[in-house]
RNA sequence: GGGGCGUUAGCUCAGCGGGAGAGCACUUGCUCGACAAGCAAGGGGUCGCUGGUUCAAUCCCAGCACGCCCCACCA
Numbered sequence: 001g002g003g004g005c006g007u008u009a010g011c012u013c014a015g016c017g018g019g020a021g022a023g024c025a026c027u028u029g030c031u032c033g034a035c036a037a038g039c040a041a042g043g044g045g046u047c048g049c050u051g052g053u054u055c056a057a058u059c060c061c062a063g064c065a066c067g068c069c070c071c072a073c074c075a
Base pairs, nucleotide, nucleotide: 001071002070003069004068005067006066007065010024011023012022013021018055026042027041028040029039030038048064049063050062051061052060
């Protein structure tokens, strides 16, 4: 330098044009002698960034950034 995959809640990941979600974690209450477990309720998101397409973008396209992998080149 070329190519591929990925980037979504604190963590692990789904979703793939029209409601942003799950599990775990966290908060509050109940339960318990207490802790854990359990039950009920709740909070938390610029969907990596900037543009473009579209009536509408987490989703499609381009560029950039970061991470992982492969190839090539130089030494």
The RNA shown here (transfer RNA) has 75 nucleotides and comes from an Actinomycetota bacterium. The prediction has a mean pLDDT of 83. NCBI's taxonomy places the organism under Bacteria, Bacillati, Actinomycetota. The RNAcentral record of the sequence draws on ENA and MGnify. Rfam family: tRNA. Rfam describes the family as follows. Transfer RNA (tRNA) molecules are approximately 80 nucleotides in length.